[in-house]
Order: sequence, then structure tokens, then C1' cells
RNA sequence: UUCUUAUCAAGAGCGGGGGAGGAAUCUGGUCCUUUGAUCCCGCGGCAACCAUUUACAAGGUAGAGCUUGUAAAACGGUGCCCAAUCCAGCAGACAAUAACAGUCUGAAAGAUAAGAA
Repeated sequence: UUCUUAUCAAGAGCGGGGGAGGAAUCUGGUCCUUUGAUCCCGCGGCAACCAUUUACAAGGUAGAGCUUGUAAAACGGUGCCCAAUCCAGCAGACAAUAACAGUCUGAAAGAUAAGAA
């Protein structure tokens, strides 16, 4: 980098540095930001994807420390800590309309994890 699978309306901020834009990309909207954002460093925290541990249930076995599921814990590997992935854009359905606006489902794109190439 690519592929597969799962999740994405919950949750979690202080200090220091720095000094202008930032919210992935394009368009539109909206929001954050000199009361110092985005970003970097330190510390703290959230969560429970992987690993680990414990309990319970089922399976399995000669018996199991094996397999699966559920719950809990949070030392380890990642991740995350404004706003739904900030919202819409593409396709379909619903209701309504003069028209715009609306609701739902899916796709695309993206993020993260685990596995594979």
C1' cells in the first nucleotide's frame, strides 16, 4: 500500500511550547479559533478491538489447563479525548408540496481494530 471482517449518535482535559488558520479531500452549510485553536511535548483520562486474568454456562475429553458464548477486571499492544465520521452531496423508499426544505435505508469516501497478501 491492497484485500477481508467488525465498529463508528456513548465516553474521556490539564500544563508547557508555538503563533494562524482549523474541522481528511472537493462543493455548499455549520462550527472551532488571538479569551491562542489545528499542531508538538509531558502528564492525566476514556474505551474495551487484540492479548491477558477471573467467574458462569454449553460443548468436548479417560481427565483436562481444550473450544465457544456471556459478564467482569484494565497490568500489556493499538486507538481515542469539540460538535453523529459536524451535516448534506450518490441511489432507493415514505409522506407532502407550486417549489425548496423533511424522514428512513443503502452505497461511496474516510477513521480505528484484528487477520491476510
A computed fold for a 117-nucleotide RNA from Paraliobacillus quinghaiensis, annotated as SAM riboswitch aptamer (S box leader). Taxonomically the source falls in Paraliobacillus (Bacteria, Bacillota, Bacilli, Bacillaceae). The prediction has a mean pLDDT of 82. The sequence was found by an Rfam model in a public genome assembly. The model forms 97% of the base pairs in the Rfam consensus. Its Rfam family is "SAM riboswitch aptamer (S box leader)". Its family is annotated with regulation of gene expression in the Gene Ontology.